The RNA shown here (c-di-GMP-I riboswitch aptamer) has 92 nucleotides. Its Rfam family is "c-di-GMP-I riboswitch aptamer". Its family is annotated with cyclic-di-GMP binding in the Gene Ontology.
[in-house]
RNA sequence: UAUGAAACAGGGCAAAAUUGCCGAAAGGUAAUGACGCAAAGCCUAGGGUCUAAAGUACCGUAAAUCGAUACAAUGAUAGCCGGGUUGCCAUU
Numbered sequence: 001u002a003u004g005a006a007a008c009a010g011g012g013c014a015a016a017a018u019u020g021c022c023g024a025a026a027g028g029u030a031a032u033g034a035c036g037c038a039a040a041g042c043c044u045a046g047g048g049u050c051u052a053a054a055g056u057a058c059c060g061u062a063a064a065u066c067g068a069u070a071c072a073a074u075g076a077u078a079g080c081c082g083g084g085u086u087g088c089c090a091u092u
Base pairs, nucleotide, nucleotide: 005092006091012037013036017032018031019030020029021028022027035079041085042084043083044082046081047080048077049076050075055071056070057069059067060066
């Protein structure tokens, strides 16, 4: 110095849930709240996952701009994994 395990100090973040707002939804956001997190700081949708408004196909319908089903991101997730980058403690 690097990696792994454990410890110390000052701190930091904030899952589920509830309520308000935004959104078709997934989800986001604010407050309350802490399940957890050494990068759960920042950047990145490559893999994975979630959603399906518009669209396409098809069915129902007298007909449909209505309804059902299937496909499918251009939507979402960085607290699923990976990549980049910065970084607190310094004892065993």